[in-house]
RNA sequence: CGAGUCGGUCGGACGGUCGCGGCGCCGUCACUUCUUGCGAAGGGAUGUCGUCGAGGAAAGUCCGGGCUCCACAGGGCAGGGUGGUCGUUAACAGCGACCCGGGGUGACCCGCGGGAAAGUGCCACAGAAAGUAGACCGCCUCCCCUUCCGGGGGGAGGUAAGGGUGAAACGGUGGGGUAAGAGCCCACCAGCGCCCGGGGUGACCCGGGCGGCUCGGCAAACCCCACCCGGAGCAAGGUCAAGAAGGUCCCUCUCGGGGGACCGGCGCAGGCGUUCGAGGGCGGCCCGCCCGAGCCUGCGGGUAGACCGCACGAGGCUGUUGGCAACAGCGGCCCUAGAUGGAUGACCGUCGCCUCCGCUCCGGCGGAGGGACAGAACCCGGCUUAUAGAUUGGCUCGUCCC
RNA sequence: GCCCCCGUCGCGCAACCGGCAGACGCACGGGUCUCAAACACCCGACAGUGUGGGUUCGAAUCCCACCGGGGGCA
Repeated sequence: CGAGUCGGUCGGACGGUCGCGGCGCCGUCACUUCUUGCGAAGGGAUGUCGUCGAGGAAAGUCCGGGCUCCACAGGGCAGGGUGGUCGUUAACAGCGACCCGGGGUGACCCGCGGGAAAGUGCCACAGAAAGUAGACCGCCUCCCCUUCCGGGGGGAGGUAAGGGUGAAACGGUGGGGUAAGAGCCCACCAGCGCCCGGGGUGACCCGGGCGGCUCGGCAAACCCCACCCGGAGCAAGGUCAAGAAGGUCCCUCUCGGGGGACCGGCGCAGGCGUUCGAGGGCGGCCCGCCCGAGCCUGCGGGUAGACCGCACGAGGCUGUUGGCAACAGCGGCCCUAGAUGGAUGACCGUCGCCUCCGCUCCGGCGGAGGGACAGAACCCGGCUUAUAGAUUGGCUCGUCCC
Repeated sequence: GCCCCCGUCGCGCAACCGGCAGACGCACGGGUCUCAAACACCCGACAGUGUGGGUUCGAAUCCCACCGGGGGCA
């Protein structure tokens, strides 16, 4: 210098004008309650000022947890999930390190990576045969028939070495052996199982010996094994107010009614049920436990508000210690959005970045244009996906120069 | 917030416990019939199954991640 690989950080800055949401101070306006009154309290609307106001993914909702309620969470079946080992964590299908297999010259990358000698199933087409497999051609032995003596045909058997089919055909090479062959036997190699020694927490690795010689693939097919999983979700859940049938009281009256206050928390019809127990306890079945007087269907009617939950949390930044690392411990500093038809925006100026054009005294100057993906809604840890660009670090390979 | 289903020629739909790269109807093109058309009959073309990746000898089908559409409950 070129090519490549693995990460990290940022996601324009400043100012002005107008606008939006939360909170705080002060003011104004109307209301409610208390009070004879002055006045006090409460929430609401609005105005000035001050202050705060999206993200690395806020997204998809793919996993895991906190929190809340349902029996503080029971048993079994069914169902779902995970799948090398060790660690990490609140937990995980995440993350880190390592092992094994595959790819790459290498840095590095990829792997749903348990079990196919527990069982069942599938393996299209082709092929003789697709699984404790299989004689189509071929090879060999014997018998019979025939012959123009070269051979040809038929039958019984042996044979997986050769051909051919296929994604896949029961190890490979060489030698012995045989009628021809074959792990039938032998040597080496590959693979499997068992035993021994060594290393490692472990997955596993290294070395040696023995064995029968050899066992197909698919479990992202059913299944088996090991481990994990109770359900529902902030519209969870809690408090208050309002509301319609009906009832009581008061006022008024043209005696039909109308108005106000308080209590109450909807009505009608049908069916089932009240210890011989309906129904409920938030996916299914059985058992067990608890609550239990209402429940179901149809028709009609009413409400659509406020507050809490809710912004201090497995929190962020930084230093240090332990660890290869993920991560953990300790010290210091910081507090940082809370809407409920849902705020966080628009315009202008200056600077900065990129692209194009023109000029140039090569230092620059001027003009035009561009700037992504996307937006909180109970919170958090991950994963995945989208993203204009800017910036930075480690490592590898190649070429050249010193 | 919690869930479910679907995506296949231009249109409507089969094939979905893997197996001939895909069936049928309507629509389309050509021909026969007709003076011409409709009907009828015959022939033909049109898809690589929403996208990407994986498992497998082999994927519309099985698995994963996205994209689009529809629906349910509170």
This is a predicted complex of two RNAs, RNase P RNA and transfer RNA, with 476 nucleotides together. It holds a member of the Rfam family "Bacterial RNase P class A". Its family is annotated with ribonuclease P activity, tRNA processing and dimeric ribonuclease P complex in the Gene Ontology. Its mean pLDDT, the model's own confidence on a scale to 100, is 77.